[in-house]
RNA sequence: UGAUAGAGGCGCGGACGUCAUCAGUACGCUCCAUUUCCCGGCAGGAACCGGGGAGCGGAAAGGGGCUGCCGCCGAAGUGUUCGCUUCGAUUCCUGUCGGGCGGGCGCUGGGUCGCCGGAGAAGAUCCGGCGGACUGUCGCGAUUUUCGCGGAGCGCUGUCA
Numbered sequence: 001u002g003a004u005a006g007a008g009g010c011g012c013g014g015a016c017g018u019c020a021u022c023a024g025u026a027c028g029c030u031c032c033a034u035u036u037c038c039c040g041g042c043a044g045g046a047a048c049c050g051g052g053g054a055g056c057g058g059a060a061a062g063g064g065g066c067u068g069c070c071g072c073c074g075a076a077g078u079g080u081u082c083g084c085u086u087c088g089a090u091u092c093c094u095g096u097c098g099g100g101c102g103g104g105c106g107c108u109g110g111g112u113c114g115c116c117g118g119a120g121a122a123g124a125u126c127c128g129g130c131g132g133a134c135u136g137u138c139g140c141g142a143u144u145u146u147c148g149c150g151g152a153g154c155g156c157u158g159u160c161a
Stems, first nucleotide, its partner, number of pairs: 001161006009073001011072004017066003027057006038051004042095006076108010087098003109135002112132008137151006
């Protein structure tokens, strides 16, 4: 240097199942009230739909928790950028934003707790920054078997060439 097999642990990802949240909301039906003005449905144009009160009925998507299962150990995540997209934002056109898939570049060893900021309907959850202790690994040092300091996965360990 190459090939190959591995380790870290509240480890990572995925589809299903389930539970709560969303929400007694949207929406449907009945009754009452209102009457063409105004407002909302990402932006513009056109069309369409909706709007107050009571009663009855009553979701889903998106975002999550958990069990087992499957695939794994740059697992993967995130930022940015490029391309594609029979996906979404009522419909059509033009845009914009978002989702999905793939590529490039940057950052992060791992989870965890606290604070701050952002996303989010949310006190769920996620992301980022800073700080704390913990943990695996390698290096250095020591009063040498457990402590201290430092590094980063482009790392570490085993085997083979």
Lysine riboswitch aptamer from a sheep gut metagenome, 161 nucleotides, folded computationally. The model forms 96% of the base pairs in the Rfam consensus. Its mean pLDDT, the model's own confidence on a scale to 100, is 79.